The RNA shown here (c-di-GMP-I riboswitch aptamer) has 75 nucleotides and comes from Syntrophaceae bacterium UBA1163. Lineage of the source: Bacteria > Pseudomonadati > Syntrophia > Syntrophales > Syntrophaceae. The model forms 95% of the base pairs in the Rfam consensus.
[in-house]
RNA sequence: UGCCGACAAAGCCAAACCACGAGUAAUCGUGGGACGGAAAGCCACGGGUCCCAACGGGAUAGCCGGGUUGCCGAA
Numbered sequence: 001u002g003c004c005g006a007c008a009a010a011g012c013c014a015a016a017c018c019a020c021g022a023g024u025a026a027u028c029g030u031g032g033g034a035c036g037g038a039a040a041g042c043c044a045c046g047g048g049u050c051c052c053a054a055c056g057g058g059a060u061a062g063c064c065g066g067g068u069u070g071c072c073g074a075a
Base pairs, nucleotide, nucleotide: 004073005072012037013036017032018031019030020029021028022027035062041068042067043066045065046064047063048060049059050058051057052056
């Protein structure tokens, strides 16, 4: 360094739900809140699913795969 993932250490993110707001909607943002997560950081490239003003466009990365970046260093 790579692979890998500890009854290690420091931390990180934040489901459902609630309030407010945006959007036709799926859903998203902010605050609260924690179900969980070793990438639950980022990317819509492939598949799936969802939405629509539908044959085109949009959403979902915490659905699966892939790409890419990152903290720590036990076995």